[in-house]
This is a predicted structure of a 75-nucleotide RNA (transfer RNA) from an uncultured bacterium. The sequence was found in a public genome assembly. Its mean pLDDT, the model's own confidence on a scale to 100, is 82. It matches the Rfam family "tRNA". By type it is a transfer RNA.
RNA sequence: GCCGAUGUAGCUCAGCGGCAGAGCGGGUGAUUCGUAAUCACCAGGUCGUGGGUUCAAAUCCCACCGUCGGCUCCA
Numbered sequence: 001g002c003c004g005a006u007g008u009a010g011c012u013c014a015g016c017g018g019c020a021g022a023g024c025g026g027g028u029g030a031u032u033c034g035u036a037a038u039c040a041c042c043a044g045g046u047c048g049u050g051g052g053u054u055c056a057a058a059u060c061c062c063a064c065c066g067u068c069g070g071c072u073c074c075a
Stems, first nucleotide, its partner, number of pairs: 001071007010024004018055001026042005048064005
C1' cells in the first nucleotide's frame, strides 16, 4: 500500500429504515441478628467523526479515524 471484518451504556453484545435495548456491573430500598444470595426500583448513550440520500438514518451511500485479521512490497 491492497482486501475483509468491526466501532451502540463502565464491560460483553442485540437491534440493520419508523419511540435506542438486554445481561453483567453501579446506586437506592426490601428481606436477614449480620453478610452473601434473592427480589423491587433508579441512574447511565454526540449509536467512532464529517457529509449525502430520505417525510424519517444506529440502520442506506461517500470520505476519514480507531481496532482486529489476511495479502503484497522493501530491508